[in-house]
RNA sequence: CAAGUUUGCUUGGUGAUCGCGCCUCGCUUCGGCGGGGUGAGGAAAGUCCGCUCUCCAUAGAGCACAGUGCUGGCUAACAGCCAGGCGGGGUGACCCGACGGCAUAGUGCCACAGAGAACAGAUUACGUCGUAAGGCGUGAGGGUGAAACGGCGGUGUAAGAGACCACCAGCAUUCGCAGUGAUGCGAAUGGCUUGGCAAACCCCACUGGGAGCAAGGUCAAGCAGAGGCGAGGGACUGCUCGUCCCGUAAUGAGCUUCGGGUAGACUGCUAGAGGCGUCCGGGUAACCGGCGUCCCAGAGAGAUGAUCACCCCCCGGCGUCAGCCGGGGACAGAAAGCGGCUUACCGGUAAACUUGGGCA
Numbered sequence: 001c002a003a004g005u006u007u008g009c010u011u012g013g014u015g016a017u018c019g020c021g022c023c024u025c026g027c028u029u030c031g032g033c034g035g036g037g038u039g040a041g042g043a044a045a046g047u048c049c050g051c052u053c054u055c056c057a058u059a060g061a062g063c064a065c066a067g068u069g070c071u072g073g074c075u076a077a078c079a080g081c082c083a084g085g086c087g088g089g090g091u092g093a094c095c096c097g098a099c100g101g102c103a104u105a106g107u108g109c110c111a112c113a114g115a116g117a118a119c120a121g122a123u124u125a126c127g128u129c130g131u132a133a134g135g136c137g138u139g140a141g142g143g144u145g146a147a148a149c150g151g152c153g154g155u156g157u158a159a160g161a162g163a164c165c166a167c168c169a170g171c172a173u174u175c176g177c178a179g180u181g182a183u184g185c186g187a188a189u190g191g192c193u194u195g196g197c198a199a200a201c202c203c204c205a206c207u208g209g210g211a212g213c214a215a216g217g218u219c220a221a222g223c224a225g226a227g228g229c230g231a232g233g234g235a236c237u238g239c240u241c242g243u244c245c246c247g248u249a250a251u252g253a254g255c256u257u258c259g260g261g262u263a264g265a266c267u268g269c270u271a272g273a274g275g276c277g278u279c280c281g282g283g284u285a286a287c288c289g290g291c292g293u294c295c296c297a298g299a300g301a302g303a304u305g306a307u308c309a310c311c312c313c314c315c316g317g318c319g320u321c322a323g324c325c326g327g328g329g330a331c332a333g334a335a336a337g338c339g340g341c342u343u344a345c346c347g348g349u350a351a352a353c354u355u356g357g358g359c360a
Base pairs, nucleotide, nucleotide: 001356002355003354004353005352006351007350008349009348010347012311013310014309015308016307017306018305020039021038022037023036024035025034026033027032041331045342046341048340049339050338051337052336053212054211055210056209060241061240062239063238065208066207067206068205069204070084071083072082073081074080085099086097087096088095089094100203101202106201107200108197109196110195124141125138126137127136128135129134150168151167153165154164155163169193171190172189173188174187175186176185177184178183216267217266218265219264225258226257227256228255229254232246233245234244235243274294275293276292277291279290280289281288282287312329313328314327315326316325317324318323
């Protein structure tokens, strides 16, 4: 210098004029007026996860269903984050994970090609019998395929084959060492050795009530009732058990038909699992504890804006230069709140690391 990898911050600025919402202070002729503070994101999006909070409801069990799936840690919790293990990609920094299950607890699928794709199989080939057609043996060579029932060297055989032997690889069992653990390394013995797919059904382990701010709560106002069924009904995702509530001879729970009234105000609603701090301590880290400091929307058909000027960034043109002219400035708006993940995106900026080239 070039090309990459990972992480963080930012997402136009300044001034003037005018206009909105909330909080607060002062004044007021109660109509308002004035001062101060503050006001849409890194994703506010998606609604994919997890919760806070609220109600059902006084509290459960089992089955079904759903989710997760290596180990350890963090967290209020999570399918999140951090670290590690194993597998894969990359020269590397790093990135990805479809990560429980000898698929033998069972069922199922693997197109086409091929003799044969689960416990398979043949005149392509080898051996042997036969005049030949063909028969018998083999499944090692060659071929097909993503994959063909270990590899290599021998013994053996009519020819072959783990049929047997030595050395390997794999698997199983046992033992030892290191580690919290997932795992890793080593040794001994052994049947000689049988693919893949569970993001196919499934088995195993763990977790899980439901509904949701249009959840709920308070106040005010207002009306108009007339019938039917009725002994059981209701709560708990679905089912069962269990428990509880209301009702049972008309003073009847509940369901239902027709009709009438209301839809207004307040609250929930933003002081928190809160933000910031090149601060201190612990930890590899995520993060935890401490100290200091700050209050940074709370609307309600829904405010958070508009105009002008200059500056900033990008593109094009003119110009020797100074500069001038024109165009553009992304993705995109809170709605009870929070922690994540995913998606969209013009630019700017900081740090660390990797590879290549050059110089000293």
The RNA shown here (Bacterial RNase P class A) has 360 nucleotides and comes from Anaerolinea sp. The model forms 96% of the base pairs in the Rfam consensus. The sequence was found by an Rfam model in a public genome assembly. Its mean pLDDT, the model's own confidence on a scale to 100, is 77.